[in-house]
RNA sequence: GGGGCUGUAGCUCAGCUGGGAGAGCACCUGCAUGGCAUGCAGGGGGUCAGGGGUUCGAACCCCCUCAGCUCCA
Numbered sequence: 001g002g003g004g005c006u007g008u009a010g011c012u013c014a015g016c017u018g019g020g021a022g023a024g025c026a027c028c029u030g031c032a033u034g035g036c037a038u039g040c041a042g043g044g045g046g047u048c049a050g051g052g053g054u055u056c057g058a059a060c061c062c063c064c065u066c067a068g069c070u071c072c073a
Base pairs, nucleotide, nucleotide: 001072002071003070004069005068006067007066010025011024012023013022019056027043028042029041030040031039032038049065050064051063052062053061
């Protein structure tokens, strides 16, 4: 220098054929217990890596950039 993959909540990840942004764990509150562990109920938390484009509508499609992993040279 070139090719491929990945980037979504604090962490690990899902997200179908473009239309509702989600799960588990963690965190907060309440209840159960004498307390802990644990269980149940509820709640908060998102620039979907960044920018631009296409579209009525983009995490998803197209272009550029950044970061990580990997292959080739």